[in-house]
RNA sequence: CUGUGGCACAAUGGGUAAGUGUGUCUGGCUGAUAACCAGAAGGUUGGUGGUUUGAGCCCACCCAG
Numbered sequence: 001c002u003g004u005g006g007c008a009c010a011a012u013g014g015g016u017a018a019g020u021g022u023g024u025c026u027g028g029c030u031g032a033u034a035a036c037c038a039g040a041a042g043g044u045u046g047g048u049g050g051u052u053u054g055a056g057c058c059c060a061c062c063c064a065g
Base pairs, nucleotide, nucleotide: 001065002064003063006022007021008020009019015053024040025039026038027037028036046062047061048060049059050058
């Protein structure tokens, strides 16, 4: 310094239901596959505490690289 869905990344003067791409599944399309189109599932943000009306975002310690 980094640690956010399987993978890759967003979201920082703390505030609406944590988004995007890719992948997966289903449907459409096609003679068929791929591509393309539509939809769906999947995270509570490394862990434990603290501050705060409210933390992914601040503080402490721990863990991993």